This is a predicted structure of a 1400-nucleotide RNA (small-subunit ribosomal RNA) from an uncultured bacterium.
RNA sequence: GGCUCAGGAUUAACGCUGGCGGUGUGCAUAACACAUGCAAGUCGAGCGCCACUUUUAGUGGAGCGGCAGACGGGUGAGUAACACGUUGGAACCUGCCCUAAAGUCAGGGAUAAGCCCCAGAAAUGGGGUCUAAUACCGGAUGGACCCGCAAGGGUAAAGCAGCAAUGCGCUUUAGGAGGGGCCUGCGGCCUAUCAGCUUGUUGGUGAGGUAAAGGCUUACCAAGGCUAUGACGGGUAGCUGGUCUGAGAGGAUGAUCAGCCACAAUGGAACUGAGACACGGUCCAUACUCCUACGGGAGGCAGCAGUGAGGAAUCUUCCGCAAUGGGCGCAAGCCUGACGGAGCAACACCGCGUGGAGGAUGACGGUCGUAAGAUUGUAAACUCCUUUUCUGAGGGAAUAAUUCUGAAGGUACCUCAGGAAUAAGCAUCGGCUAACUACGUGCCAGCAGCCGCGGUAAGACGUAGGAUGCAAGCGUUAUCCGGAAUUAUUGGGCGUAAAGAGUCCGUAGGUGGUUUGUUAAGUUGGAUGUUAAAGCUUUGAGCUCAACUCAAACAAGGUAUCCAAAACUGGCAAGCUGGAGACAGAUAGGGGUAAGUAGAAUUCUGCAUGUAGGGGUAAUAUCCGUAGAUAUGCAAAGGAAUACCAAAAGCGAAAGCAGCUUACUGGAUCUGUUCUGACGCUAAAGGACGAAAGCGUGGGGAGCAAACGGGAUUAGAUACCCCGGUAGUCCACGCCCUAAACGAUGAACACUAGGUGUUGGAGGCUUCGACCCCUUCAGUGCCGUCGCAAACGCAUUAAGUGUUCCGCCUGGGUAGUACGAUCGCAAGAUUAAAACUCAAAGGAAUAGACGGGGACCCACACAAGCGGUGGAGCAUCUGGUUUAAUUCGACAAUAAGCGAGGAACCUUACCAAGACUUGACAUCCCGAGAAGAUCGCCGAAAGGUGAUUGUGCCGUUAGGAACUCGGUGACAGGUGCUGCAUGGUUGUCGUCAGCUCGUGCCUUGAGGUGUUCGGUUAAGUCCGUGAACGAGCGCAACCCUUGUCCUAAGUUGCAUUUUUCUUAGGAGACUGCCGGUUCUAAAUCGGAGGAAGGUAAGGAUGACGUCAAAUCAGCAUGGCCCUUAUGUCUUGGGCGACACAGGUGCUACAAUGGCCGGUACAAUGGGCAGCCAAGGGGUAACCCGGAGCUAAUCCCCAAAACCGGUCUAAGUUCGGAUUGAGGGCUGCAACUCGCCCUCAUGAAGCUGGAAUCGCUAGUAAACGCGUAUCAGCCAUGGCGCGUUGAAUAUGUUCCUGGGUCUUGUACUCACCGCCCGUCAAGUCACGAAAGGUGGGGGUGCCCGAAGUCCCCUUAGCUAAUUGAGCGGGGGCCGAAGGCAAAACCACUGAUUGGGACUAA
Repeated sequence: GGCUCAGGAUUAACGCUGGCGGUGUGCAUAACACAUGCAAGUCGAGCGCCACUUUUAGUGGAGCGGCAGACGGGUGAGUAACACGUUGGAACCUGCCCUAAAGUCAGGGAUAAGCCCCAGAAAUGGGGUCUAAUACCGGAUGGACCCGCAAGGGUAAAGCAGCAAUGCGCUUUAGGAGGGGCCUGCGGCCUAUCAGCUUGUUGGUGAGGUAAAGGCUUACCAAGGCUAUGACGGGUAGCUGGUCUGAGAGGAUGAUCAGCCACAAUGGAACUGAGACACGGUCCAUACUCCUACGGGAGGCAGCAGUGAGGAAUCUUCCGCAAUGGGCGCAAGCCUGACGGAGCAACACCGCGUGGAGGAUGACGGUCGUAAGAUUGUAAACUCCUUUUCUGAGGGAAUAAUUCUGAAGGUACCUCAGGAAUAAGCAUCGGCUAACUACGUGCCAGCAGCCGCGGUAAGACGUAGGAUGCAAGCGUUAUCCGGAAUUAUUGGGCGUAAAGAGUCCGUAGGUGGUUUGUUAAGUUGGAUGUUAAAGCUUUGAGCUCAACUCAAACAAGGUAUCCAAAACUGGCAAGCUGGAGACAGAUAGGGGUAAGUAGAAUUCUGCAUGUAGGGGUAAUAUCCGUAGAUAUGCAAAGGAAUACCAAAAGCGAAAGCAGCUUACUGGAUCUGUUCUGACGCUAAAGGACGAAAGCGUGGGGAGCAAACGGGAUUAGAUACCCCGGUAGUCCACGCCCUAAACGAUGAACACUAGGUGUUGGAGGCUUCGACCCCUUCAGUGCCGUCGCAAACGCAUUAAGUGUUCCGCCUGGGUAGUACGAUCGCAAGAUUAAAACUCAAAGGAAUAGACGGGGACCCACACAAGCGGUGGAGCAUCUGGUUUAAUUCGACAAUAAGCGAGGAACCUUACCAAGACUUGACAUCCCGAGAAGAUCGCCGAAAGGUGAUUGUGCCGUUAGGAACUCGGUGACAGGUGCUGCAUGGUUGUCGUCAGCUCGUGCCUUGAGGUGUUCGGUUAAGUCCGUGAACGAGCGCAACCCUUGUCCUAAGUUGCAUUUUUCUUAGGAGACUGCCGGUUCUAAAUCGGAGGAAGGUAAGGAUGACGUCAAAUCAGCAUGGCCCUUAUGUCUUGGGCGACACAGGUGCUACAAUGGCCGGUACAAUGGGCAGCCAAGGGGUAACCCGGAGCUAAUCCCCAAAACCGGUCUAAGUUCGGAUUGAGGGCUGCAACUCGCCCUCAUGAAGCUGGAAUCGCUAGUAAACGCGUAUCAGCCAUGGCGCGUUGAAUAUGUUCCUGGGUCUUGUACUCACCGCCCGUCAAGUCACGAAAGGUGGGGGUGCCCGAAGUCCCCUUAGCUAAUUGAGCGGGGGCCGAAGGCAAAACCACUGAUUGGGACUAA
C1' cells in the first nucleotide's frame, strides 16, 4: 500500500428442511400484448312519454334536464425543470359549504323521446310529424354589480314538494373557509476528452390575449442577455417526509404508508365545465388487434381479479358494503374491486411448542483404540408427572357511541374429555473463526471468501462417528452501508513508498501588520412564525407477552422576521511605522548583450634539414611513407576552445555563466534611517525564459564525431579497441519545449541549543599600519541538541513548531498508451482513459548466501621438484548391450579392487524345471511314539516307500522334560514396496576454527553487542582495547605408539646379566634460562644446554549444522502388499555373457637393465581338521616321511643390495599376453567356472595427445615379507611390516577449497539464483481500417389532418327588427409524413496493431 473476512440490512431469489399463531409485505424484468367479469353513477320532490300491476298509489324502461364522471384507484415512461423541498410575494379564479343583504314579475317559440317512412351486414344515420320542463330566448325591474373622471350607459332569475306550517331550490352582491393558478431567494446527480451559447433572443413602446403579472403573442425601436461561482451540449434520474448503515460527520437509497409532480397504446388538438386540454369523454393522424355482406366499423387493464410473454422471481377471475370514506338524492335509498375482510406464499418481524423430574450395570448398537479402555451418555430403556400445542364435544363475543343493520364467523375466547401423545433441521469444524478423529481417494475426483489444500499415512476432497453454531429455520447468491483514517470537514499525504508543474512574472481568486472611531454583512444571544401527518426518541396505555396499535410530550437542526451585543472577521473614515518600497553613500561578482583583441595548442599549406620508417595496440592489422613520411626549424592560413589562477569560492529565477578590453544593461548586499504609508504574500487562466538532441534558411567548418567504410577481437560482434569519416558541434535569424530540468525537498513570513570553516560588508578593541580577537547583517559548507521520521536520515539553508496560498497523489500491469482536442514544418509535445488481468507491486532496514567487489590469512591449493595415470596387454569394478536369468544396492567432489575381509555346489536374494501348504523356523492345543542307527527299491534330487535294530532320564506310577511323526486353527514366513514415514550407523564440508547461551546495554522490530578493533597464534591461542560481564560445545591438554635415560625382573634371548632384547614402573621439554624486537603485554627471532625445542613424530579423538546425502539387502521398525505363494525345498543354470565406453590397478616397453652363478642383512604376524624340520623321490608343482611345537623354546622365513660372468641396442637373452600338450593340489564335483608346475608358442608394447593424480623426511620412489576371509581360489585387492632411501619450497600474482572483516544485491530452493525480449502455438479483451447496418436529436424545404384564432359571406338554413349562430370560402399556426445536406452516437467489418494470460 492494495486485496479479503468477521457486523447490520433487503419488495429478494436458489438449495435442504418444515409444527402453530399474530402483524405486515408480495411484477424490481416488457410504460409488453390482453380473453372474460366487475371498477361511476344518481335524482320521478325538474319534464313529457311508454309498459306492467296488488290502480287515490306504485314498479320498470329509454329519453330531455340537473349534479357528479377534474375525486377516489393505478403507474413512474418522460422530466436536471420553479418538477420537488423550503422561505417569502402580488396581478388572480373558486361549483358544492358557511355568514350577510336584495330579489324570485309578466311572457315566447322550439326540441329529444314517441308515431310514420327511408338507408345500412353492422355501427349508426336521414326525412316527416306531435309534445314538456328547474332545457332555451328576449322584455320589465333594479342595486353596494360592470364600464366610465363624470354625465350616462349596460346586465338577473325557476320552480318543486307538502293539507298547512314550512322546507328544498333559483338570481344578484359582499365577506369567509377550504381548493387552485402565477412569481421568487436558497438547496439537492455525473461529465471540460462539451467553452463559448442565444434572434422572441435581452429590454422598451403600442396592440392583442389570459381568471391573472409577463415576449405569453404580434408590429416597431434599441443591441442586448447568459457563462470558468461552469453557460451551451451529453449521460443518468420522478422529488420529498423518510428508509438502511455509521460513534458521529457522512455514505447509499426513495418498495409498502404519506405529500407533491408527471403520464393514461404513440403524437397532436380543442370542446364542455367552477375546475380538464380529461385513465374507464370527444376529434384527427400513426402502429397494432378484432368484426365485416369488403361498402365500412370497433378497441385501449400503468383500476380489481385474471391470461400470455419476459424473467432467478412476486398471490384469488374470493366475501361484503356490517364499519370508515366518497357520489347523487328532501329522504328512504342506490352505487362504490376506495375500503373492511378472508385466501395463497416461512417473503419479513414477533411470540409459542416439539415435553418436565428422577434414572448407572455408565445397557445394546455405532465410532475410536496403546486392547486397559474412551466416547456417544442421563442420552435411551424404565418410574412418576404435566397438557402449551393437537383431537373430540359444549358454550360463545366486542367491533352499533345511534332506531335498523355483522361480511369477517360458529372466528377470537371460555369450559370439559383424551393421550407424551401430532411436531427438528441446516450449515460448519486448516488459519482468519467457535468446533477432530477414522476410513476412502492419490495433483485424480474434488474444495476454495482470502491465504491456499489434494502427487499413498489429507484435522482443508468424499463418507462415517464426534463436536461447534443457529434454530422452524439454516446455508448460498445478489445489492447497500460498515470495518476503509482506502477521498481524510471531523480525519491522510507528497526527500527515498503514488505524489512539488523545469523556472520566473503576473490577472481573477484566496489571504493579510498596527491604533482609534463608526457600521452591523458574517458572528453570538433572545423572542416569534413555520418546518403536514406518519416515522425516530421518551413516557404511559390496549391486544395473555412481543411484534403491532393508541395517547401524550420534548426536541436537535433548517428557514424567515424582529430585538440586543460589538470581542473577533468584513465594510467605511482617520491615523501609525515595524512589513513593502523609495532616496543617498559605498561594495563584490565566470549575471546578460554587442564589438574588438591576445597567446598556447591541434590541423592544413610553403620552404629548408634529413632518411626509413611512422602510427597504433594487451598484442596486431587496416592506415601514412623512397612521388621523401615521422622528427626538427622558419613562415603563412583557418576555425574552435580559453591551461595555470581555481576553491567546501562567486553570480543568476531556473536552464546556465570562465582569456583580456571597451560600450550598453539587469539584479543583489551593507551602512545611513531622509521620504511614502500596508502599497504586502500566494497565484488557476495567461505570458516570458528554458541544457542537449532535432528541424528550416543562409554562412562557416580546425579539432571532435552519430550514420557509414575498413582493420582487429569473437562461435558470431550490426559492440567495446584501432584507422578513416558525413550530418552535427560554431555564427545569424526562426522553430521545437523536453531531461535523473535533482536538494528526486513549491513560494512567503515568524519562532526554536550550539560548535566549526568560508565569501561580501559594517562596527569595536588594538596597532605605525595590518593580522589575530569580539559583536553584527547577507550568502555558502560540515558536525550536532531538542523535535520530527517506517527507517535511512533532516536538524536556524528543517524533512522541527505554526500561518497563508498554489500544484500534485490514492494498489501493480495495461499506459503516460488508445481515441478526441490543442500546438508543431516534421520529429513529436500537452491534456488523458477503459476493457482485461494479477494479489501483489513498492520503500527502508536485518540475518545469510553470492560477486569475473575490496582488505587480511591458511592448506601439496599453486609454484619448485620426484614418481605416476591418460597410449599397450592383462586383472578387477561400473555403464551399455545381450540373456530364461545375466539378483540387488551405490552415481560429481562424497559411486565404480565400493557393500563383497574369498560367487564351482552352498553362499544366492535371480532364471528354468520338479515338489510342499500350519509350512524350512517360533508359541499354544490334541493324538501316537523315546530319540536314534543300518540296509533295499523308484527318482536328477527334494521326496516317496519298505525292512532290521533299539529303548534311555525324572516320577507320588497319573504322568512330565527333551525329541520324532500325524491333526486342528490362531499364526508362521517374505533379501516384497516406501531411506521422501523412521531408529541406529556412516560419508562429506573438515581436525576447518568455528557454533552458541545467561544477564546487561542498544533498536518500534527483525536483530545487534559480547564474537568487533590493534597485535599474536596451528587455533575464538593468548594479550591489550572496548557496553559489556561471564559461561557452554569445539581448539589445546589429559589417552596410545615411537624416540633418550633410570630402576626392577629376566623364562624359551647359543654363553655372561655388562650391551642388545622382552616385560613393568618412573624421569625428561615448561618458551624453564640468556640476548634482541614489541606496549614494561601476549608473543616472536637468535643462542646455550639437551636424546629430543617451541604442537618432538604418528595415531585415536570430528562442535552447531549442511547435502529430504547413503543404507528398509547387516540389524531394528510404522504403514502398505503376498498367503496351495511375492513363502519353503531340490536339481541344473546364472551372478563369470561381449561390438563398445569409463574408473582403479598389475606387468612392461629395457643396459640405473635381463639372464646365470655366488654371498649377506629384517620386522610385523600366523600355526592343532594346524605350521611342518631333517632325510628321500620328481626338471618342477608336489609326493613320501615324520622330529619338534598349543609357541620369545618348534615351524612358516626374505628381496632389492653386494661380488663375478654373459648379453650390446635388436621388438632383442626386453616384454610376457595368447594358444597347444603333459602334470600336481583342494574338494561329492574343477565343462560352463579354481589355483599351481613343466615343455612349447612368443601378441601388443620402444615412455604415451588434450587432460590429470600423489607426495615436504625416514616422506616420495624402489624392494620384498606377513595376515584376515578361506576346503581351494580367480589377491595384481584390503590391512599391516620392515629394507634401501632422495629432490625441492624464491614465494602467495594466478587455479581450487576454506576462515575473518567490509561493500553491493531485484538472490533466500540462496548464482546450478533471479530474470528480459523476439519467434512458434492457443485463448481473451481492446485500438485502427475500405466499407456496411442501425439510432436519437437538430436544421432547411415540400405537403399539410383535426382544431383554436383571423378575414369574407351576394346566393343556403334557423323563431325571435338590429343581432347571433350553423353552413360555405380563404388565411396564420400546426401533428404525422416526404425530400435534402451535414454532424453525432452505437453495432459490425476482410485485414492489421500492440496488450494480457497459458504450457515442463
Its mean pLDDT, the model's own confidence on a scale to 100, is 85. Its Rfam family is "Bacterial small subunit ribosomal RNA". Gene Ontology terms of the family: structural constituent of ribosome and ribosome.